Predicted 3D model of a 258-nucleotide part of an RNA (large-subunit ribosomal RNA, domain VI) from a Minisyncoccota bacterium.
The RNAcentral record of the full RNA draws on ENA.
The prediction has a mean pLDDT of 85.
The organism belongs to Minisyncoccota, within Bacteria.
Rfam family: Bacterial large subunit ribosomal RNA. Gene Ontology terms of the family: ribosome and structural constituent of ribosome.
Context: one part of a larger RNA
RNA sequence: CGUGGAUUCUUGAGGGGAUUUGUCUCUAGUACGAGAGGACCGAGAUGAACUGACCUCUGGUGUGCCAGCUGUUCUGCCAAGAGCAUUGCUGGGUAGCUAAGUCGGGUCUAGAUAAAUGCUGAAAGCAUCUAAGCAUGAAACUAACCCCAAGAUUAGGAAUCGUUUGAGAUCCGUAGGAGAUUACUACGUUGAUAGGCACCAGGUGUACGCACAGUGAUGUGUUUAGCCGAGGUGUACUAAUUAAUCGAUCUCAUUAGG
Numbered sequence: 001c002g003u004g005g006a007u008u009c010u011u012g013a014g015g016g017g018a019u020u021u022g023u024c025u026c027u028a029g030u031a032c033g034a035g036a037g038g039a040c041c042g043a044g045a046u047g048a049a050c051u052g053a054c055c056u057c058u059g060g061u062g063u064g065c066c067a068g069c070u071g072u073u074c075u076g077c078c079a080a081g082a083g084c085a086u087u088g089c090u091g092g093g094u095a096g097c098u099a100a101g102u103c104g105g106g107u108c109u110a111g112a113u114a115a116a117u118g119c120u121g122a123a124a125g126c127a128u129c130u131a132a133g134c135a136u137g138a139a140a141c142u143a144a145c146c147c148c149a150a151g152a153u154u155a156g157g158a159a160u161c162g163u164u165u166g167a168g169a170u171c172c173g174u175a176g177g178a179g180a181u182u183a184c185u186a187c188g189u190u191g192a193u194a195g196g197c198a199c200c201a202g203g204u205g206u207a208c209g210c211a212c213a214g215u216g217a218u219g220u221g222u223u224u225a226g227c228c229g230a231g232g233u234g235u236a237c238u239a240a241u242u243a244a245u246c247g248a249u250c251u252c253a254u255u256a257g258g
Stems, first nucleotide, its partner, number of pairs: 001151001005161006014148004020048007032037001050105005058099004065092005070085006109143003116136004168246003172188005193239003196235005202228003209222005
């Protein structure tokens, strides 16, 4: 830009992905074989590598979460804290992200075939899978499974809405299941979109102060405390205001302007 206005849902021409394989058990110590040994066909189990999704579990990370500790400067001092020292060091750790973690995938089947195996059968009174005709046959091929897909310019289909009584979209704002920008998605008071607040989950691990015991270091009680980022539920307290912009073919007629 097109698909002569939109919104939602779709069809699938076509394209891509996947297609792997081991071991064990049963059939069966059967068929076969003097024995030694030891199957086809068929049925099942469990792995490897590869691959998809996810974070319940096991872990990793988690630099403005919690605690412990050292040195130093400062808050006048004690106590309690703050800054700096690789995030100062150390021990843990929510959400998110993640693998070594968890759950899946390859199957089955059909069609037409390759090499190959055949049936009937002449040319050529025989023979011959082939010349006419007919039948089997592979991880390869076409479908089947998963994904993309109407620029498939042959631009498809359906439902609903709409063309000045204007559908819908944009701009703007609050954000994140999205993200470099854009795009996408959710929401914009007829509102739970984000923040705040309340409660909960979860993390850390029992705060400060005070009291008591002890000469004291320290311990005990108050106290499963105190503090807390991303999580969940709720709640309009704050911010998503009001507006603005774009917006629908062709022909004819009328009107207005050039």